[in-house]
Context: one part of a larger RNA
């Protein structure tokens, strides 16, 4: 390298858009690059196969011929691809009506829960644990009852719901955005797919600069536990967790399962449309579950939401260690992210 593969054995890029490449619907006419065919020219000998021929054979040698599978010219065919050109409508998109939803941002706003602060009742514990003490309380706590204040988060509804490319998104109303789906019509006429550099977004953590800080809470003190306990468990508590702007670019970023298209037995739930209906249910799209048939699979198990049967793109993988290191390089405030080795050893 061919080949061969990625759900668990190495391997799917967190995710999307999108340049360049690559693939790419129907139907006609031209074209003749590509494809195919005959013709000619060269494609050096030796080598190598084949027939034949001579040294007695043999090794060798000579001779013909095939073979050189290739690259020029030139002459034609037009099934396929590529090109021009015209037309089509079923991929693809507009628009139109009907619905859908915790999709996004921004503002506003409500109750319950928890602290806290004044005020009243009120007296000795409270609180916490397997079981203690640390803590907190006669300066009057814990409990209770009224007001006020403050940040965070939405109980029930609540579901193998639902929406988002992913990350992720739940009280409630309003403004502004964006998506999806089905319908029948109407436009547009292949305008598509993928996507190698590239660029948006990307959870928690953590970083910078200013706010805020009730609960909770790395670190950090204290008290138990213990041979010891730098935990586990208590009692406290700073960063943080929240905001509002700027970075970080990671995850078991997970269906460990790229995308798009098609074509293959069924049943049985939902969630949203449509269309019928004798109001039981039927049929018919989009999506989310379970079960299963043939088929695939090393098994487990997949099984129209394929891991099945085919196209096209595109990222990966190629024994275990070393090692995602070590150096260079870009990127970063830093942490540190990316890309990404070898010796040596089994």
């Nucleotide at each position: 390298u061919u080949g061969g593969g990625u759900u668990u054995a190495a391997a799917g890029g967190g995710u999307c858009c999108g340049u360049a490449g690559g693939u790419g619907g129907a139907u006609a006419a031209u074209u003749a690059a590509g494809u195919c065919a005959g013709a000619g020219g060269u494609g050096a000998a030796a080598u190598c196969c084949u027939g034949c021929a001579g040294c007695u054979u043999a090794c060798u040698u000579g001779u013909a011929g095939a073979a050189u599978u290739g690259c020029c010219u030139u002459u034609g065919a037009u099934u396929c691809u590529g090109g021009u050109u015209a037309u089509c409508u079923u991929g693809a998109g507009u628009u139109a009506u009907u619905a859908u939803g915790a999709a996004g941002u921004g503002a506003u706003u409500a109750g319950a829960a928890u602290g806290u602060g004044u005020a009243g009742u009120g007296u000795a514990g409270c609180g916490g644990u397997g079981a203690a003490a640390u803590g907190c309380a006669u300066a009057g706590a814990u409990a209770u009852u009224a007001c006020a204040c403050a940040g965070a988060a939405u109980a029930c509804c609540a579901a193998u719901u639902g929406c988002g490319a992913a990350g992720g998104c739940a009280g409630g109303u309003c403004a502004c955005u964006a998506a999806u789906a089905a319908u029948c019509a109407a436009c547009u006429g292949a305008c598509a797919c993928u996507g190698a550099g590239g660029g948006a977004c990307g959870a928690a953590a953590g970083c910078g600069u200013g706010g805020g800080u009730a609960g909770c809470g790395a670190a950090c003190a204290g008290g138990a536990u213990u041979a010891g306990a730098u935990a586990c468990c208590c009692u406290g508590g700073u960063a943080g967790u929240c905001c509002a702007c700027g970075c970080c670019g990671u995850a078991a970023a997970c269906g460990a399962u790229g995308g798009u298209c098609a074509c293959u037995a069924g049943c049985u739930g939902u969630u949203u449309g449509g269309a019928c209906u004798u109001c039981g249910g039927u049929c018919u799209g989009a999506g989310u579950g379970g079960c299963u048939a043939a088929g695939c699979g090393a098994a487990a198990g997949u099984g129209a939401u394929a891991a099945g049967u085919g196209a096209c793109c595109c990222a990966c993988c190629u024994g275990g260690g070393g090692a995602g290191u070590a150096c260079g390089u870009u990127c970063g405030c830093a942490a540190g992210a990316a890309u990404g080795a070898a010796a040596c050893u089994c």
RNAcentral holds the full RNA, with entries from ENA.
A computed fold for a 346-nucleotide part of an RNA from an uncultured bacterium, annotated as small-subunit ribosomal RNA, central domain.
It matches the Rfam family "Bacterial small subunit ribosomal RNA".